[in-house]
Context: one part of a larger RNA
RNA sequence: GAAUGAACGUUGGCGGCGUGGAUUAGGCAUGCAAGUCGUGCGAGAAAUUCCAGCUUGCUGGAAUGGACAGCGGCGAAAGGGAGAGUAAUACGUAGAAAUCUGCCCUCAGGACUGGGAUAGCGUUGGGAAACUGGCGGUAAUACCAGAUGAUGUCUUCGGACCAAAGGUGUGAUUCCGCCUGAGGAUGAGUCUACAACCUAUUAGCUAGUUGGCGGGGUAAUGGCCCACCAAGGCAACGAUGGGUAGCGGGUGUGAGAGCAUGGCCCGCCUCACUGGGACUGAGACACUGCCCAGACAUCUACGGAUGGCUGCAGUCGAGAAUCUUUGUCAAUGGACGAAAGUCUGAACAAGCGACGCCGCGUGCGGGAUGAAGGCCUUCGGGUUGUAAACCGCUGUCGUAAGGGGGCAAAUCUAUUGGGGUUCUCCCCUUUAGUUGAGCGAUCUUAGGAGGAAGGACGGGCUAAGUUCGUGCCAGCAGCCGCGGUAAGACGAACCGUCCGAACGUUAUUC
Numbered sequence: 001g002a003a004u005g006a007a008c009g010u011u012g013g014c015g016g017c018g019u020g021g022a023u024u025a026g027g028c029a030u031g032c033a034a035g036u037c038g039u040g041c042g043a044g045a046a047a048u049u050c051c052a053g054c055u056u057g058c059u060g061g062a063a064u065g066g067a068c069a070g071c072g073g074c075g076a077a078a079g080g081g082a083g084a085g086u087a088a089u090a091c092g093u094a095g096a097a098a099u100c101u102g103c104c105c106u107c108a109g110g111a112c113u114g115g116g117a118u119a120g121c122g123u124u125g126g127g128a129a130a131c132u133g134g135c136g137g138u139a140a141u142a143c144c145a146g147a148u149g150a151u152g153u154c155u156u157c158g159g160a161c162c163a164a165a166g167g168u169g170u171g172a173u174u175c176c177g178c179c180u181g182a183g184g185a186u187g188a189g190u191c192u193a194c195a196a197c198c199u200a201u202u203a204g205c206u207a208g209u210u211g212g213c214g215g216g217g218u219a220a221u222g223g224c225c226c227a228c229c230a231a232g233g234c235a236a237c238g239a240u241g242g243g244u245a246g247c248g249g250g251u252g253u254g255a256g257a258g259c260a261u262g263g264c265c266c267g268c269c270u271c272a273c274u275g276g277g278a279c280u281g282a283g284a285c286a287c288u289g290c291c292c293a294g295a296c297a298u299c300u301a302c303g304g305a306u307g308g309c310u311g312c313a314g315u316c317g318a319g320a321a322u323c324u325u326u327g328u329c330a331a332u333g334g335a336c337g338a339a340a341g342u343c344u345g346a347a348c349a350a351g352c353g354a355c356g357c358c359g360c361g362u363g364c365g366g367g368a369u370g371a372a373g374g375c376c377u378u379c380g381g382g383u384u385g386u387a388a389a390c391c392g393c394u395g396u397c398g399u400a401a402g403g404g405g406g407c408a409a410a411u412c413u414a415u416u417g418g419g420g421u422u423c424u425c426c427c428c429u430u431u432a433g434u435u436g437a438g439c440g441a442u443c444u445u446a447g448g449a450g451g452a453a454g455g456a457c458g459g460g461c462u463a464a465g466u467u468c469g470u471g472c473c474a475g476c477a478g479c480c481g482c483g484g485u486a487a488g489a490c491g492a493a494c495c496g497u498c499c500g501a502a503c504g505u506u507a508u509u510c
Base pairs, nucleotide, nucleotide: 001510002509003508004507006506007505008504009503010502013360014359015358016357017356018355019353020352026316027315028314030313031312032311035074036073037072040071041070047064048063049062050061051060052059053058054057081271082270083269092194093193094192095191096190099188100187104184105183106182107181108180109179110178112146113145114144115143121136122135123134124133125132126131152161153160154159166176167175197243198242199241204234205233206232209231210230211229212228214226215225216224246268247267248266249265250261251260252259253258273294274293275292276291277290296307297306298305299304324350326349327348328347332346333344334343335342336341363393364392365391366390373384374383375382376381397451399446400445401444402443403442406439407438412433413432414431417428418427419426420425454499455498456497457496458495459480460479461478465494466493467492468491469490475482476481
């Protein structure tokens, strides 16, 4: 000098774009953060309308209606957060073969005949609650059996084995789905080589250890696991142990080489109160799923239950230190749905903080009796200083009021005409209509210099000095060093220098 996720001191007008729990991966009140589908299924409350009966406000029936809940499907493995662990099952680069892949795309086939349950529901129990039991009966794209089976799987090449579901609609080969096979795309798993911090005041480490054969297991290779056999394997080119640490793209600095670093953003990895485990599933050993153990906390009728903010806000604690318990799904994206749409603390916006960078303003022109006041003085004067007053002008920013337009593109609703064998679907097309949480640049008007300047420094390094006070005291200080009675170095005043909505200090990196 440059830099920072900074903090502290003094000061503080506006805007844009960024950025903000670095410490206790410490504990958490409260609300929200993952649902959706009635065009898969059975059932159906409230309410409304009509009819009948009468005890005149009830009962029964029909229609409309569609809530809460249930079965089933898809999603919940994404998105969001954090960096504890990890020195290598990580990451980065370059390769490899023994694998799987829901939804999506392309192609080729198929969807036949049956069955038994179960939740919801009704009824009846237990329990403070959480919840849970008996009996009866019901549906499906839930479950099961048979048929058909190759191009699929296995094969001793003879053969054996394996599937399906319907819905909408007056009407389905055609729309939405279902089953099988092949290919693709995407995603993921596995293996190899190289690279990769400090420590020898860590020198030896290793029995599933190293290899083979045969099995098991896995989607898949493999001591991954097991039986048997052999005695190997690693290591001063640093094994083993200890410490520290997520890795990379990048970032800071530097002429570069390098050194330091990994916050925001992107890719990968790992974690989800602590430890362990599996289930479901295309995918998890699963942040807001399950089971067990532990610590902590809450409720309890003492028998027993419940919880997990390293999601968004917020709170306590610790700390030098880090924000709102905001708005909206309008846009972008995601889940579900045929769609309308629903959900979305992702996201987009707004709020707070000079935390950073950038931009703008705090006026402009004239004005000498060089006013007053301050300071200095050789008492003549000098300086503050065109600075002020005063005269003229402007209206940036701010304040108040208003204008026009954009972020809206598509989608969607209704509709006209045409085409594709088609009143359902698709494509083209006409017309009308719907959707903005939030907000900038920009323009007009009003008024009036009004609302907007400080901080550090002045011995040398280093731009900028005089007077007074103090008297090795009080104090200053980055280094050299100042201060013991004339201090340009302490304190104050005046003056000056530098930067300026900031200026200094501290910490850290080059």